[in-house]
């Protein structure tokens, strides 16, 4: 200097060929259950999907930048 990978909820991830997809699991808060806690079990809150931009009726998915992060090459 080149190549590639990976960014989505507090944390760990999934999201097929672009559409009725804003999803799971643990975490949290309230409620049942218990003398209490814990397990269980029901409910709810929490994202504009790293950042801008572009294509397109439609982007979390496709382009170009850009930032962080890992990994190779030199």
């Nucleotide at each position: 200097g080149g190549a590639g990978g990976c960014a989505u909820a507090g944390c760990u991830c999934a999201g097929u060929u672009g559409g009725u997809c804003a999803g799971a699991g643990c975490g949290c808060a309230c409620g049942g259950u218990u003398c209490a806690c814990a397990u269980c079990c029901g409910u709810g809150a929490g994202g504009u999907c790293g950042a801008g931009a572009g294509u397109u009726c439609a982007a979390g998915u496709c382009u170009c930048c850009c930032u962080g992060u890992c990994u190779c090459c030199a």

Transfer RNA from a Clostridiales bacterium, 74 nucleotides, folded computationally. It matches the Rfam family "tRNA". By type it is a transfer RNA. The source organism's lineage runs through Bacteria, Bacillati, Bacillota, Clostridia and Eubacteriales.